[in-house]
RNA sequence: AUUCAGUUCCCGGGGUGCCUAAUUUUUGCAAAUGCAAAAUGGCUGAGAUAAUACCCGUAGAACCUGAUCAGGGUAAUGCCUGCGCAGGGAAGGUGGCCAAAACUUCGU
Numbered sequence: 001a002u003u004c005a006g007u008u009c010c011c012g013g014g015g016u017g018c019c020u021a022a023u024u025u026u027u028g029c030a031a032a033u034g035c036a037a038a039a040u041g042g043c044u045g046a047g048a049u050a051a052u053a054c055c056c057g058u059a060g061a062a063c064c065u066g067a068u069c070a071g072g073g074u075a076a077u078g079c080c081u082g083c084g085c086a087g088g089g090a091a092g093g094u095g096g097c098c099a100a101a102a103c104u105u106c107g108u
Base pairs, nucleotide, nucleotide: 001108002107005104006103007102008101009093010092011057012056013055014054017043018042019041024039025038026037027036028035029034063088064087065086069082070081071080072079
């Protein structure tokens, strides 16, 4: 000096569902150990407390479409599997240009 990789930073993309079945709590109603609504409650998950978090950026299952899909399972669900070498999907950044740079290990 440089390739790959990594950390942080910058830039860009993305999702945010299900349930009051159980437990706890809150609120309302009520004669009632009842009923209803809800959550810093429960389920899955990296994320479901909307954001300064989390995940993903082409070697792209982050995420979207198909999909009010199919099978299984659940209290319930976009919960699991399939669909899926299906179709889309974000520019990525360290000389300059550029929206956007600093560092580190190994190697050469």
About this RNA
The RNA shown here (TPP riboswitch aptamer (THI element)) has 108 nucleotides and comes from Pinibacter soli. Lineage of the source: Bacteria > Pseudomonadati > Bacteroidota > Chitinophagaceae > Pinibacter. It matches the Rfam family "TPP riboswitch aptamer (THI element)". From the family's description: Vitamin B(1) in its active form thiamin pyrophosphate (TPP) is an essential coenzyme that is synthesised by coupling of pyrimidine and thiazole moieties in bacteria. On this family, see Rodionov et al., J Biol Chem 2002: "Comparative genomics of thiamin biosynthesis in procaryotes. New genes and regulatory mechanisms". It was read from a public genome assembly, where an Rfam model found it.